[in-house]
């Protein structure tokens, strides 16, 4: 200098002017003063609680969710440490990482064969045999045959451990000997597991549980539009009290008529109570909080203390608009221009994930150079 891997972090600054939303305040009022007023993800809404309700004796089936060990926490499918597998030369990354000797089902295409193994090409002729040649009559040699091997070919993702010797007709964990594998004992380790530490098995256990199934271990539903409270007008419902002053037709309305229904079963009027609604308060924002500096313990997640600071509550739902100016970034010689990410609270916390212009700081690896 160049390639990278990990992690924190910032993500516009100042000022004018006209707004909005919440508390205080002053004022009878109208208003006026003063504070505060989106995130790092306010986002999906996927986990996990907390809060409030509605369900619940207990226990099982079914279903859902998780599944290496240890440990952090309120609790997690979240950290954080370690193991193991696997990707990179490394820093590091990345795993749905229990059980394929409970059971069933799969295993494409290709191939002989795909799992209680099997023989296409090939190898072999020890045994058995069939022809044929020879022949010192003992057999020998050549071509079949039944058979014998899985060692080379081939296929395939995958083909019954690897490698070398010995061994055989040939061949084969057949036999040894390393690797590997399994299993016991020993040693470390809390444990998952670890060991160029001993013994034992020729090896029995193909691969896939992101088929089904099996073990373990956990789960009641519903969400602040939970709920909690105060309450119109208008119709319904009740109790009391008056009570015919009604009520229908005729009729464009009064007035009138008709006497047709009610007047014991009560039309209507009046006070009152009673559940709903609309509206309105509450829930509601200081809480397992958040940051900064410092102490102690712990490798770390994270506890346990001590000082300062901060923290918004809207509901046809505020947190804006415009204009200078500087800053960042392109773009032109140049005066100047153009752009400035991703997106906006909705009870509330702890996480996951997903976007995201441009900037900046730390560690650390690996190559090259130079001193």
């Nucleotide at each position: 200098g160049g390639a990278g891997u990990g992690g924190a972090c910032c993500g516009g600054a100042g000022g004018a002017u006209c707004g909005c939303c919440g508390c205080a305040u002053c004022g009878c009022g109208a208003g006026g003063u003063g504070c505060g007023g989106a995130g790092g993800a306010a986002a999906g809404u996927c986990c996990g609680a907390a809060c409030u309700c509605c369900g619940a004796c207990g226990g099982g089936c079914a279903g859902c969710a998780g599944g290496c060990u240890g440990g952090a926490u309120a609790a997690c499918g979240u950290c954080c440490a370690g193991g193991c597998g696997u990707g990179g030369c490394a820093a590091c990354g990345c795993g749905a990482c229990g059980g394929a000797a409970a059971g069933u089902g799969c295993c494409a295409c290709a191939g002989a064969a795909a799992a209680c193994a099997a023989a296409c090409c090939g190898c072999c002729g020890a045994u058995c045999u069939g022809c044929g040649g020879c022949u010192c009559c003992g057999g020998c040699c050549g071509c079949g045959g039944a058979g014998g091997c899985a060692a080379g070919g081939g296929u395939g993702a995958a083909a019954a451990g690897g490698u070398g010797c010995g061994g055989u007709a040939a061949g084969a964990g057949c036999g040894c000997a390393c690797c590997g594998c399994g299993u016991c004992c020993c040693g470390c380790g809390u444990g998952a597991g670890c060991g160029u530490g001993g013994g034992c098995g020729g090896c029995a256990c193909g691969g896939a549980a992101a088929a089904c199934c099996c073990c373990c271990u956990g789960c009641g539903g519903a969400g602040c539009a939970a709920g909690a409270c105060c309450a119109a007008a208008u119709a319904g419902g009740g109790a009391c009290g008056c009570g015919a002053u009604g009520g229908a037709a005729c009729c464009g309305c009064c007035c009138g008529u008709u006497u047709c229904c009610g007047u014991u079963c009560g039309a209507g009027c009046g006070u009152c109570c009673g559940g709903g609604u609309a509206g309105g308060u509450u829930g509601c924002u200081c809480g397992a909080c958040c940051g900064g500096c410092c102490g102690c313990g712990g490798c770390a997640a994270c506890g346990c203390a001590g000082c300062c600071g901060g923290c918004a509550g809207a509901u046809g739902a505020a947190u804006g608009a415009u204009c200078c100016u500087c800053a960042c970034u392109c773009c032109g010689u140049g005066a100047g221009g153009a752009g400035c990410a991703c997106a906006g609270a909705a009870u509330u916390c702890g996480g996951c994930u997903u976007a995201c212009a441009g900037g900046u700081c730390c560690a650390c690896u690996c190559c090259a150079c130079g001193c």
Annotation:
Bacterial RNase P class A from a Thermoanaerobaculia bacterium, 371 nucleotides, folded computationally. Rfam family: Bacterial RNase P class A. From the family's description: Ribonuclease P (RNase P) is a ubiquitous endoribonuclease, found in archaea, bacteria and eukarya as well as chloroplasts and mitochondria. By type it is a ribozyme. RNAcentral holds the sequence, with entries from ENA.